A computed fold for a 1405-nucleotide RNA from an uncultured organism, annotated as small-subunit ribosomal RNA.
RNA sequence: AACGCUGGCGGCGUGGUUGAUACAUGCAAGUCGAACGGGAAAGUGCCCUUCGGGGUACGAGUACAGUGGCGGACGGGUGAGUAACACGUAAUCAACCUGCCCGCGGGACCGGGAUAGCUGCUCGAAAGAGCAGGUAAUACCGGAUGAUGCUUCCGCUUCACAUGUAGUGGAAGCCAAAGAAUUUCGCCCGCGGAGGGGAUUGCGGCCUAUCAGCUUGUUGGUGAGGUGACGGCUCACCAAGGCGACGACGGGUAGCCGGCCUGAGAGGGUGAUCGGCCACACUGGGACUGAGACACGGCCCAGACUCCUACGGGAGGCAGCAGUACUGAAUCAUUCACAAUGGGCGAAAGCCUGAUGAUGCGACGCCGCGUGGAGGAUGAAGGCCUUCGGGUUGUAAACUCCUGUCAGGGGCUAGAACUUCCGAUCAGCCCCAGAGGAAGCACCGGCUAAAUUCGUGCCAGCAGCCGCGGUAACACGAAUGGUGCAAGCGUUGUUCGGAAUUACUGGGCAUAAAGGGUGUGUAGGCGGCCUGUUAAGUCGGAUGUGAAAUCCCUCGGCCCAACCGGGGAAUUGCAUUCGAUACUGGCAGGCUUGAGGAUGCUAGGGGAGAGCGGAAUUCCAGGUGUAGCGGUGGAAUGCGUAGAUAUCUGGGAGAAGGCCGGCGGCGAAGGCGGCUCUCUGGGGCAUACCUGACGCUGAGACACGAAAGCGUGGGGAGCAAACAGGAUUAGAUACCCUGGUAGUCCACGCUGUAAACGAUGGGCACUUCGCAGGGGGAGGACUGACCCUUUCCUUGCUGGAGGAAAUCCGUUAAGUGCCCCGCCUGGGGAGUAUGGUCUCAAGGCUAAAACUCAAAGGAAUUGACGGGGGCUCACACAAGCGGUGGAGGAUGUGGUUCAAUUCGAGGCAACGCGAAGAACCUUACCCGGGUUUGACAUGCUGGUAGUACGAUCCUGAAAAGGUGAGGACUUUCUUUACGGAAAGAGCCAGCACAGGUACUGCAUGGCUGUCGUCAGCUCGUGUCGUGAGAUGUUGGGUUAAGUCCCGUAACGAGCGAAACCCUUGUCGCCAGUUGCUACCGGGUAAAGCCGGGCACUCUGUCGAUACUGCCGGUGUUAAACCGGAGGAAGGUGGGGACGACGUCAAGUCAUCAUGGUCCUUACGUCCGGGGCGACACACGUCCUACAAUGGUCGGUACAGCGAGAAGCGAGACCGAGAGGUGGAGCAAAUCUCGAAAGCCGGCCCCAGUUCAGAUUGGAGGCUGCAACCCGCCUCCAUGAAGGUGGAAUCGCUAGUAACCGCAGAUCAGCCAUGCUGCGGUGAAUAUGUUCCUGAGCCUUGUACACACCGCCCGUCAAGCCACCCAAGUUGGGAGCACCCGAAGUCCGGCGAGACAGUCCGGCCG
Repeated sequence: AACGCUGGCGGCGUGGUUGAUACAUGCAAGUCGAACGGGAAAGUGCCCUUCGGGGUACGAGUACAGUGGCGGACGGGUGAGUAACACGUAAUCAACCUGCCCGCGGGACCGGGAUAGCUGCUCGAAAGAGCAGGUAAUACCGGAUGAUGCUUCCGCUUCACAUGUAGUGGAAGCCAAAGAAUUUCGCCCGCGGAGGGGAUUGCGGCCUAUCAGCUUGUUGGUGAGGUGACGGCUCACCAAGGCGACGACGGGUAGCCGGCCUGAGAGGGUGAUCGGCCACACUGGGACUGAGACACGGCCCAGACUCCUACGGGAGGCAGCAGUACUGAAUCAUUCACAAUGGGCGAAAGCCUGAUGAUGCGACGCCGCGUGGAGGAUGAAGGCCUUCGGGUUGUAAACUCCUGUCAGGGGCUAGAACUUCCGAUCAGCCCCAGAGGAAGCACCGGCUAAAUUCGUGCCAGCAGCCGCGGUAACACGAAUGGUGCAAGCGUUGUUCGGAAUUACUGGGCAUAAAGGGUGUGUAGGCGGCCUGUUAAGUCGGAUGUGAAAUCCCUCGGCCCAACCGGGGAAUUGCAUUCGAUACUGGCAGGCUUGAGGAUGCUAGGGGAGAGCGGAAUUCCAGGUGUAGCGGUGGAAUGCGUAGAUAUCUGGGAGAAGGCCGGCGGCGAAGGCGGCUCUCUGGGGCAUACCUGACGCUGAGACACGAAAGCGUGGGGAGCAAACAGGAUUAGAUACCCUGGUAGUCCACGCUGUAAACGAUGGGCACUUCGCAGGGGGAGGACUGACCCUUUCCUUGCUGGAGGAAAUCCGUUAAGUGCCCCGCCUGGGGAGUAUGGUCUCAAGGCUAAAACUCAAAGGAAUUGACGGGGGCUCACACAAGCGGUGGAGGAUGUGGUUCAAUUCGAGGCAACGCGAAGAACCUUACCCGGGUUUGACAUGCUGGUAGUACGAUCCUGAAAAGGUGAGGACUUUCUUUACGGAAAGAGCCAGCACAGGUACUGCAUGGCUGUCGUCAGCUCGUGUCGUGAGAUGUUGGGUUAAGUCCCGUAACGAGCGAAACCCUUGUCGCCAGUUGCUACCGGGUAAAGCCGGGCACUCUGUCGAUACUGCCGGUGUUAAACCGGAGGAAGGUGGGGACGACGUCAAGUCAUCAUGGUCCUUACGUCCGGGGCGACACACGUCCUACAAUGGUCGGUACAGCGAGAAGCGAGACCGAGAGGUGGAGCAAAUCUCGAAAGCCGGCCCCAGUUCAGAUUGGAGGCUGCAACCCGCCUCCAUGAAGGUGGAAUCGCUAGUAACCGCAGAUCAGCCAUGCUGCGGUGAAUAUGUUCCUGAGCCUUGUACACACCGCCCGUCAAGCCACCCAAGUUGGGAGCACCCGAAGUCCGGCGAGACAGUCCGGCCG
């Protein structure tokens, strides 16, 4: 600056940034009568009049036009053009001009002819023009005079050295004038000054090389022309130059500067206002006049546009001040005055002046002031929040007292100096009234000062960056409160800063972007030691300049400030001059250490050419020989009876070089490997003989440069893109196999790139060590192989200091320094497009932008993961046994259906799960009927006295409603008592509230599942690391175990593991009923039945026992393991309880609790009935089977855990049975409930059966208010599927699996084949850890971290965005060539001579 919201006053500033777009209207440059000739009118006075008018004076020598002079070249505007001597700065002109002004000297004599105006006529619409007549001048012309003037020539002196300057002497030629008025102002010549202008030069300030070559008047010379003046400025001739990587030429952009903004500075950006310069004036060109212009408000021509027109022709130029229109986010009044300052003219008065001075409009900026001050706590009301107690708004308000800035009203007044005169506007002082007329904007998640509630619910929206919003948003919207600034506040845009993020000050290039593939070398940059000289760089002094304004300091003027004035400082620069001489440079001389040479020695796959050799492969020929060979994970294609493969002999061909061979050698890099010969490059060591800085680097340039590829010609054994076939696969244009062509090889020529890598440019110097390989040399000792010490070069390793983000580098640096080159500046687009250039092509080199993202990237850490590795474990697999999956049924789930089939659980870890009991109840669901302080709790207010309660009866499905016989209670007070009063309980009405299995398990507590009874998970201190983190916890052994031992920058500790607890197995002590019964006695048909008894069994309390304790072996003398003895039991004896840090937003708001939300005559509550039990189907878990190891009939034997009072219920009787009758005993080691498989015998004889039992019919029993939906049991009859179960899948390692039954919880009964326990009978197998699954530790890779169910690539669909292509269409800029050619200058001709004009022609244009 603009936009949004808001807006009290004043001062000082400032205001078309876009369209140099187009302009209506008015004004912006005139003035002089003291240069000149003319010269009114209206009106008024007087006179005359034929009353129409005329004359005269004033108006007035006024207005006015013209001639003439000066000024319109200043002032004012704009920034289009311009990359230039345009600007800035410093110089130069000995190459120049200058009206008005100032100083000095001199002068103005004699003449002449015209011409506007005017008058008359003519043309034209107009603008305007023509002809004739006559007129003035400070207009114009001729002559004279004239030097110290000008030009030319001849001299002298001086200064300067390219031409020249200054002074002076002489000669020749040439040039002047204007008057007007009486104070004076003008005119002419010459010299000088001041100010102004012109020209030249050094230096300085933009981008682009995807612009590398440019130039013919070009560069210079001679001569001429032209100019005020130098000059290719122009022309003729001559020469062929001139400029350029220190960036010419071209393209783009741009007025330049003082300054302004920013910055610590260096810089970066900018060129508004004010000032200096330049350029322009509708666009382009041109000259005229003039002192000055190629002229904003002058002229001519051309063009575009606008206007007038009688259509013939004319007029115009706001980038002057206002103003208008369009454009644009956007920029003011068609104001006042010449009073001041200044300008033009004039002698002056004065006139003119949109310059200027003022005012107006705009919060556009800066500055100042105000919107009140003091007191005032029941901390009022209201608002907001709240844990409901309160807090906050807040002394804020109200209220009391006071003040009067600004605005408003009234009155008064100065304005200097200067001056001939004058002051528009503006300023100041006093008085009046009254808190009255005067506050908003943005923000409040972090950055960043300031938080709460409600609404919303990834919606609406916010956002400068990070990011908010999916029902508890401090981020959205609102409110309240707060914070910041304040007549402003925010937003947007622009610039600098922060950004050391272009790094001059002050960065980098191993892996983050970045070292050229390598060398040779040009320009350039940099350069060893000593001496002398110079003084260019460098340093110091002086002088000049660096305009003013601005900035800074100081003093002063407006009340202060902004603003303004005086003085100073500064202006870091440039130029001249005088000095200094260390360093750098120049010049000169010298030196040897850098560099090179010489001599001697030396290692080597260094390079090029030629020749030679052996092994292998393949091919050809022949022999032997027979059915296969070959190939693979397994196969097939292929080869082979026409004789392969195999094997032997002979021959041919091409390519490659085994062993040696090695982080060994050589080379600049690419690269180089059989042997010999020839040619040839480089390096190292030693000597210190020569040269004497000859050096380093190196933009361009040149050369070399793997593989693939290309061209021409050869060659071709093996291998092998393409291709073919066979396999694999869902497919397989692949991996594997069989073939196979280019190519690989050679010669010559191109290509010029690679992860051309040490991802590390070259050179020199410096900076601790150790070890090893290769090539030379020296010294020492020794008989010697050899050894020791040391030096130079080279190849490696480990590491110190130091460096580094870390990884790591570390005398071969990535350390410390110097010199030179190359390269980088977020990711993608893209090493792409386009242009240029190179190439035969393929392609290479150079190399963007639009657009898009908020990241891309490096190194390291912890996890997780891997169809990575190592070690180890688990009924994980394997070895076994038995199942599931097939059938029927039971049960749960999905789905479907329904008024409802209530809800939850969903891989493992939901699915005989919540539910250890759905006919009603349960019950949460559905339909219907009721009820509303409620089925349940607490409190308050009022009421009720035959009140609460309530038999009976009526209605009803019930709930409930009505009726209403009967009929109370507790406490206190009072009263003798009766009775009365009050309170309570109850009831009724009302208010607070109750209630909700309604929602959110993703707001939660608690509880639980799971990984997993897996062996892990951590901490303190120390140490290491910049840090995340590491170490400990890794390693060697061992264990069921992070169990233990050893080692160890770790030492310890905790939670887990183990142990402690329960149970079971053995024994002991104690105890001995309801248990037991050996012994004694009694007794029965029999029986511990009874009296003793407590030995045994058992019961149940306390103890013991097992610890690798002992022996042998292995092991590290350890931990431990293996074997053995003893023992009831042996290496945690078996089983259980016990579950680390954590994971799964795992499960549960329907156990319970609970935040928030929702419902409140209903989503609460009561009742009847129904449903949770539906049924085409699918799945899970089970039961029963399919039979003979069985079924059935008869006989017969042995448990344990448990349960029992509205209970278990014996014996007995009835019934075919379920069951019934009945009731002994038992609150239980006492009574009751009670086994089956098994064993003994009979029958069945392999069949849908004497298997199996579904389904259905009938008849019964039991429970219960009630068995229809919807219970269980019994009997008779019926007798379905099913003959061992596809793919797949589950459990189990010993008293286990399997088989067998028993008990209990829940429970009136039971859909229990479920669950939890109990005992009985009682196996098989484990070679082992390759594989499947899961897990632990170490290690490795990672582009994953929501962590592989991860991440991520490409095509496609729809929509959108940007760009491109596209039939075409249209505009701009530039270059080159050519044609026509206006005005105009210049030239030539004509013009009787001269000049001017016209005309004609020419060059340019």

The RNAcentral record of the sequence draws on ENA and SILVA. Its Rfam family is "Bacterial small subunit ribosomal RNA". Model confidence (mean pLDDT): 83 of 100.